Molecule: FMN riboswitch aptamer (RFN element)
Organism: Deinococci bacterium
């Protein structure tokens, strides 16, 4: 340092302004926001080198570097959630639970370059399911739920 088990904890965000109307955060103009995990010629801290510089041996600038830190795509890769089956195991059970299947949205152009669907600049796209005085990505409900996973921590093993 890894790796089996096992505990604890933590794990979603957003309709301003303004039209229509009896009534809309549901339609229209516009505004907002983007779950984990990986990939990421980016950014930042840090040292370290080399050049200038001030004034006074340490500091600032610039530029290259450097193994590790950190932080880095809604639209790419894979996963989770939400639906719809099944459900031979488990539970006394109509029923639940493991568990499996199935389903799973959406990006182009232009620049840099040896290389970017991730970088920069533009421009577009997407969002369960059920409820509502009226069509919901943003309101209310399943959900004080569940989870992809993340920290920390316990014991053991080789």
């Nucleotide at each position: 340092g890894a790796c089996a088990u096992c505990c604890u904890u933590c794990g979603g965000g957003g309709c301003a302004g303004g039209g229509u109307g009896a009534g809309a955060u549901u339609c229209c103009c516009g505004a907002c926001c983007g779950g984990c995990g990986g990939u990421g010629a980016g950014g930042g801290g840090u040292c370290g080198u080399g050049c200038g510089g001030c004034u006074g041996c340490g500091c600032c600038g610039c530029a290259c570097g450097a193994a590790a830190c950190u932080c880095g795509a809604g639209u790419c890769c894979g996963c989770g959630a939400a639906g719809c089956c099944c459900g031979u195991g488990c539970c006394a059970a109509c029923g639940g639970c493991a568990g499996g299947g199935c389903c799973c949205g959406a990006a182009c152009c232009g620049g840099u370059g040896c290389g970017a669907u991730u970088c920069c600049g533009g421009u577009a796209c997407c969002g369960a399911c059920g409820g509502u005085g009226a069509c919901a990505g943003u309101c209310c409900g399943g959900a004080u739920g569940g989870a992809a996973g993340a920290a920390g921590g316990a014991g053991g093993u080789g």